The RNA shown here (small-subunit ribosomal RNA) has 1400 nucleotides and comes from an uncultured prokaryote. The prediction has a mean pLDDT of 83.
[in-house]
């Protein structure tokens, strides 16, 4: 797009369609068609005409306003209704329609010409109407249908009556409305502070239904605004609805009142009623049609249709029913309405099965593998049958109207017409209605969230800061109850959940109900105006305030009590309740108001007091500086340490003298004084508060205090002055990595005066102000009173000004009569951090700026107090070879061994600041060995288990690199109950072995660290809201949290220490293989022998030291000094011995072990090779460089340890390394085994050496299957580098370093490491200021992963957001001219004109 709204013929000419009737005519199928006439009858398009279209219906743009909501009020109108009161008498004269003709494409339209009316105009008449100069004058009507005896007739009536309808009029208000005024109430901006000129008031006329500047003319300057005018932005209001305990907060979908609007804008026209949703005029947009000339149009009616959108329904039935128009009714319209149709959109109900049912089935999942869950859950077996399906019954929404028949009333009337009665016929859109019967069968009907916490509910498996979750915290980086599946579970159920949006919770704008010293938050400080509050007593009054009445607060909704649908949800009756409203009454305590009183609030006069309170003048002396003169000589100055700087042209220094500026030492004090800012020499003068006494007067004169006005520290600004010190900015000298800075030397502005502006500050007590109340103690400064002992004295009050404290407060810290307590009054301020006290606007200003003061955007925290720890270029106290004081080292060299790096097939792995680096590894030639190549194995080298076989074993030999492979020899074994059995072998099948594979950040054991540091803790009790404190802190003391004392603590444990080993002295007890004094005996000598238990010594048991004792110190304590005796003194020396912890420290490669991973390989074997590499850094040692050596030769003295596949003597070879031999010895006995530095002695003489020995050649020896890659030694040759080592940094305080050698573990062989062991044997320590470390009080902290901490800014790159920008488009709103459609009023012309007037 399209469809869907009147009616009335009983107002009217009429007859266009339809139907009937009657009449005439054709036609012929003779009872049908057709044409024609009668408007006669039913009815009726188009039209006159009357009444509705102003109701209903829909929308919410606009509006911030008398719009609405309440409560009130006075100058108004009202078709239709309803009651009264009159009245409807005569006339006339036209325009549609409808002819004819015309123009146009259309919608329309012109001319001529016929006609009716309840349509139009007079005329009469007219009251209670209207005007009124109170004499008077104006004003109206229509007829129409029903029935009728008489009488009349032009046959159309006339008449009568009855109904409807007209006119005038009054009244209702009954009722439902429509216009107009007022009080109060109604959103958010001050960064909108001034708005108004018909404005605001009068007179007076108009106008309007009507009050009124509504309009006009004239006067008068009013009028509205801090209790918010004006203007901006936003919105329909409101019965309600959500929600909350309420007070409040958000809405204003259905409902229901009002109110605006109909395409935007203006108009006004009919009418009772409109400035009119589906009516008319103009303008504008947009859209349609068009013959281009012109015309039509308005879904914010119902239903539909594009479109936007995250998202909203059928182009249905019906007028059955409620109501609405129009008719006289019948009936006719109605997208009002009632139903249905769509959407689980809401609310409410209802089903999707009920009992049984354990073999606790199968399946899933889950496992500790045993079972658990899922789970009565299914299945099985006995029931039921709502709702859904099929079939059949079936109510209520329905009363009226109409036919008839009776009764009343009207009338002349038994017509008609009203009204009441009875009977009869009758209408249902929903509708396959609700509801009831039957039929079959468990049958056709279950999701959706979630399961880390909040929050109810737990596993496995993928995955690995991925993928992804996420309302906030926040999960995910290989064991995820957080992701994703699954199994289970939990919450709702035809529902789930997710988004969006309101209020709550939030005492987080706090009326009810909060704060402001540190947490946002007291205005810099005062004086004052508006306003707020307001002492006493007493009267009136009654504004407020409490309480009665009465009107009203529409219904609906919410509540309460019934009813009606099976119930519910709905629906429906009564109640009660809704208020800053309104009349009126009566109270009069409190509040007010007005009229008195009072004196305790203020106040004011009198006497006195104390002061660095203001202001002007003048005036003092110390002392800087600068000048001048005198002495004088080489510096001064400065500083961490220097320099710029002054200074021989005579500084500094010291004297004298002058000049000129600024500040006022001492007194001086938590002393004074002022509102604050502030104020400090001494006098003068002018001046403001204050505080005491005693009186007298005044009488509420008070307080506070928005705007306002003033004062306002420092710096800075203008204008003139001054300028001595100081001293931004600038300069130079220094520091530094720089040093635009801290440090010095100069210096300009300023700093001082004088007028003027500026208005801020940590302008802080971070704490407005005024008033009252509420325990004590101790100072101080001004006054006042009283005491006695007269003092440097005490008691008391009163105004300042401080310390501690009680209650009380407070988050805690802390306040505490000077409150931050416990009331009242007034102002100011505050609502997460950051942006931000900034932008922009306005005021203020010379400018610098200053006042008012946001937003976007971001973040999940920003902040106070305390607490505990940890840090500190913070205090104090202590201790440690920490540093100092010494001694000898490292860094240089050569080479030895570790690591790094590099390089390789491979250089396995692991240690990595201290606390990894001669570490694991007490010992890589093969083995080891884990790592590389090549070759070969597959139930495996090794373990168990089942089957078959076989003795295990082994000779030789061939092929290989070698594992293996083949061939081959010897062997036939132990037990036995005679069945077999142990152990070994080999072959085979599967469970399994294996893994030095990853993860030390999944773990256990182990172990290093801090640290042998003195500390770490716990019960009880006590104090704190709480974290946590106390105990452990404090005085002393110690090597020690070692003891003492003290103490709201009293005890306790882990650690400290003792106790253990060992070492120094003695004692006894025992003497073999150890001793050897006396006694003998024996050698050339030796404990070699007898014999001895004295000694040494050996290993058993014991003693010995504990500050015991004497002196001093110290609290009379613990302790500490000294000292004596003692071997040995104050833990005697040295060792194991290592608290609560830290460090995700080291080890998965000693072992153990979750979990992943590999399985003919990431396991086993077994060859060769590599772990041994080499441009290079590092650790950690070893030789050394030399004369306190070095060669060379004599000589002396330990300890602890080792020894059978071992140590290996004598004796002999060989320079040697070693070999040959093989006594002795499992050791106080033999052996390794000569200890060496040392002493004696001689030699070397400052040299790259008679130093040093690397390094090569060459000869060996020795282990070993095997010394090439790679071994250890020896012997001749060789003879590097190096002449005490930069920065720098390591060890040690006594039998210590230092130096000299011996031993031994592993080990066939292979120390310059490692662990041990004796000789010799120093040096220095004033002392804690510094560097390390570390322990206990304290103190800040914005650290807590704990300074290897946090954190700030610029600057490179990405991104968000938001601005400048040369413009440039649109939107409003204001003002100021200008053109200006229709339209309504009005004045003029100009044309027309039937009924009415005049004239003719």
């Nucleotide at each position: 797009a399209u469809g869907c709204a009147g009616u009335c013929g009983a107002a009217c000419g009429g007859c266009a369609g339809c139907a009937u009737a009657a009449g005439a005519g054709a036609g012929c199928u003779u009872g049908c068609u057709c044409u024609c006439u009668u408007g006669a009858u039913g009815g009726c398009g188009a039209g006159u005409g009357g009444c509705g279209g102003a109701c209903g219906g829909g929308u919410g743009a606009g509006u911030a306003a008398c719009g609405c909501g309440u409560a009130g009020g006075a100058a108004u109108c009202u078709g239709c209704c309803u009651u009264g009161g009159a009245g409807u008498g005569g006339g006339g004269g036209a325009c549609a329609a409808c002819a004819u003709g015309g123009g146009g494409a259309a919608a329309c339209u012109c001319a001529u010409g016929c006609u009716a009316a309840u349509a139009c105009c007079g005329c009469a008449u007219a009251c209670g109407c209207c005007c009124u100069a109170c004499g008077g004058g104006g004003g109206a009507a229509a007829g129409c249908g029903g029935g009728g005896g008489a009488u009349c007739u032009u046959c159309g009536g006339a008449c009568c009556u009855c109904g409807c309808g007209c006119u005038c009029u009054a009244a209702g208000a009954u009722g439902a409305g429509a216009a107009c005024c007022u009080g109060c109430g109604u959103c958010c901006g001050a960064u909108u502070a001034g708005c108004u000129u018909g404005u605001u008031g009068g007179u007076g006329a108009g106008g309007u239904a009507a009050a009124g500047g509504c309009u006009c003319a004239c006067c008068a300057a009013g009028g509205c605004g801090a209790u918010g005018a004006u203007c901006g932005g936003u919105a329909g209001c409101u019965g309600u609805u959500c929600u909350g305990a309420g007070a409040g907060g958000a809405a204003g979908a259905c409902c229901a009142g009002c109110c605006a609007c109909a395409c935007u804008g203006g108009g006004a026209c009919u009418g009772a009623g409109a400035c009119a949703c589906g009516g008319c005029c103009c303008a504008g947009a947009c859209u349609c049609c068009u013959a281009c000339g012109g015309g039509a149009g308005g879904c914010a009616g119902c239903a539909g249709u594009g479109g936007g959108g995250g998202a909203u329904a059928u182009u249905g039935g019906a007028c059955a029913a409620u109501g609405g128009g129009g008719g006289a009714a019948a009936c006719c319209c109605u997208g009002a309405u009632c139903c249905a149709g769509c959407a689980a959109u809401g609310c409410c109900g209802c089903g999707u099965g009920u009992g049984u049912g354990a073999a606790g089935a199968a399946g899933g999942c889950c496992u500790g593998c045993g079972g658990g869950u899922u789970g009565u859950a299914a299945a099985g077996c006995a029931c039921u049958u709502u709702c859904a399906g099929u079939g059949g019954g079936g109510a209520g929404g329905a009363g009226a109207a109409g036919u008839u028949a009776g009764a009343u009333g009207u009338u002349a009337a038994u017509a008609c017409c009203a009204u009441c009665u009875g009977a009869c016929u009758g209408a249902g859109a929903c509708g396959u209605u609700a509801c009831c019967c039957a039929c079959a069968g468990a049958a056709g009907a279950a999701g959706c969230a979630c399961c880390g916490g909040c929050u109810a509910a737990c596993u496995c498996u993928g995955u690995g800061c991925c993928a992804g979750c996420a309302g906030c915290c926040g999960c995910g980086g290989u064991a995820a109850u957080a992701c994703a599946g699954a199994g289970g579970g939990u919450g709702c159920g035809a529902g789930c959940g997710u988004u969006a949006a309101u209020c709550g919770g939030a005492a987080u704008u706090a009326c009810u109900g909060g704060g402001c010293g540190u947490a946002a938050a007291g205005g810099g400080u005062g004086c004052g105006u508006a306003g707020g509050u307001u002492g006493u007593u007493a009267a009136u009054c009654u504004u407020g305030u409490g309480g009665g009445c009465u009107g009203u607060g529409a219904a609906a909704u919410a509540c309460c009590u019934g009813g009606g649908c099976u119930u519910a949800a709905c629906c429906u009756a009564g109640g009660a309740a809704u208020g800053c409203c309104a009349u009126u009454c009566a109270a009069a305590a409190c509040u007010g108001c007005u009229u008195a009183u009072c004196u305790a609030g203020a106040g004011u006069g009198c006497a006195g007091u104390a002061g660095a309170g203001g202001a002007u003048a003048g005036u003092g002396g110390a002392a800087u500086u600068u000048c001048c003169g005198g002495u004088g000589u080489a510096g001064c100055g400065g500083g961490g340490a220097a320099a710029u700087g002054c200074g021989u042209a005579g500084a500094g220094a010291u004297c004298g003298g002058a000049a000129g500026g600024a500040a006022c030492a001492u007194c001086a004090g938590u002393g004074g004084c002022g509102a604050a800012g502030g104020c400090g020499g001494c006098u003068a003068u002018c001046u403001g508060g204050a505080c005491u006494g005693a009186u007298a007067c005044u009488g509420a004169c008070a307080c506070u205090g928005a705007g306002g006005c003033a004062c306002g520290a420092a710096a800075g600004c203008g204008u003139g002055g001054g300028g001595a010190g100081c001293g931004a900015a600038c300069a130079g000298g220094a520091u530094u990595a720089g040093a635009u800075a801290c440090c010095c030397u100069g210096g300009u502005a300023g700093u001082c005066c004088a007028c003027g502006c500026u208005g801020u500050a940590a302008a802080c007590g971070c704490u407005g102000a005024g008033a009252a109340c509420u325990a004590g103690c101790c100072g101080u400064u001004g006054g006042g009173g009283g005491g006695c002992u007269u003092g440097u004295c005490c008691c008391u009050u009163u105004a300042g000004u401080g310390g501690c404290g009680c209650a009380g407060c407070u988050a805690a810290c802390g306040c505490g009569a000077u409150a931050a307590g416990u009331u009242c009054u007034c102002c100011g301020c505050c609502u997460g951090g950051g942006g931000a006290g900034u932008a922009c606007g306005g005021c203020c200003g010379c400018a610098a700026g200053g006042c008012u003061a946001a937003a976007a955007c971001u973040c999940a925290a920003a902040u106070g107090a305390a607490u505990u720890g940890a840090c500190g270029g913070g205090a104090g106290c202590c201790c440690g070879c920490a540093c100092a004081a010494g001694c000898g080292g490292u860094g240089g060299a050569g080479c030895a061994u570790g690591u790094g790096g590099u390089u390789u097939a491979a250089u396995u792995c692991g240690a990595u600041g201290c606390a990894a680096c001669g570490c694991g590894a007490a010992g890589a030639a093969c083995c080891u060995u884990a790592c590389c190549u090549a070759c070969a194995c597959u139930u495996g080298a090794c373990a168990u288990c089942c089957c078959u076989g076989g003795a295990a074993u082994u000779u030789a030999g061939u092929a290989g690199a070698g594992a293996u492979a083949c061939u081959u020899u010897a062997g036939u074994g132990c037990c036995u109950u005679c069945g077999g059995g142990a152990g070994c072998c080999a072959g085979g099948u599967g469970a399994c072995a294996g893994g030095u594979g990853c993860u030390g950040c999944a773990u256990g054991g182990c172990u290093g660290u801090c640290g042998u540091c003195a500390g770490c803790u716990c019960g009880u009790g006590u104090c704190g809201u709480g974290a946590g404190a106390u105990g452990u802190u404090g005085g002393g003391u110690u090597a020690a949290g070692u003891c003492c004392c003290g103490u709201a603590a009293c005890g306790a444990g882990c650690g400290c220490a003792a106790c253990c080993c060992u070492u120094a002295u003695c004692u006894u007890u025992a003497g073999u293989u150890g001793c050897c004094a006396g006694c003998g005996c024996g050698u050339a000598a030796u404990g070699g022998c007898g014999g001895g238990g004295a000694c040494u010594c050996u290993a058993g048991a014991g003693a010995g030291a504990c500050u015991g004792c004497c002196g001093g110190u110290g609290a009379c304590a613990a302790a500490c000094c000294g000292g004596a005796g003692g071997a040995a003194g104050g833990u005697g020396g040295g060792g194991a011995c290592g608290a609560c912890g830290u460090c995700a420290a080291g080890u998965c490669a000693u072992c153990a072990u979750g979990g992943c991973c590999c399985u003919u390989a990431c396991g086993a074997c077994c060859u060769g090779g590599g772990c041994u590499a080499c441009a290079c850094a590092c650790g950690u040692g070893c030789u050394a460089c030399a004369a306190u050596g070095g060669g060379c030769a004599g000589u002396a003295c330990a300890g602890a340890g080792g020894g059978a596949a071992g140590c290996g003597a004598a004796g002999u070879c060989g320079c040697g390394a070693g070999g040959c031999a093989g006594a002795g010895c499992g050791g106080a006995c033999c052996c390794c085994a000569g200890a060496a530095a040392g002493c004696u002695g001689u030699u070397c003489g400052u040299a790259g050496u008679c130093c040093g020995g690397a390094u090569u050649g060459g000869a060996g020896u020795c282990u070993g299957c095997a010394a090439c890659u790679c071994g250890a030694c020896u012997c001749c040759a060789u003879g590097a580098a190096g002449u005490c080592g930069g920065a720098a940094u390591c060890g040690c305080u006594a039998g210590u370093a230092a130096u000299c050698g011996c031993g031994g573990a592993u080990c066939a062989g292979a120390a310059u490491g490692c662990c041990g062991c004796g000789g010799u044997g120093a040096a220095u320590a004033c002392g804690u200021u510094c560097c390390c470390g570390g322990g206990c009080c304290u103190u800040g902290u914005a650290c807590a992963c704990a300074c290897c901490g946090c954190c700030c800014g610029u600057c490179a790159c990405a991104c968000c957001a938001u601005g400048g920008g040369a413009g440039u488009g649109g939107a409003u709103u204001a003002u100021a001219c200008c053109c200006g459609a229709a339209g309504u009023a009005g004045g003029u012309u100009g044309c027309u004109u039937a009924a009415c007037c005049u004239u003719a």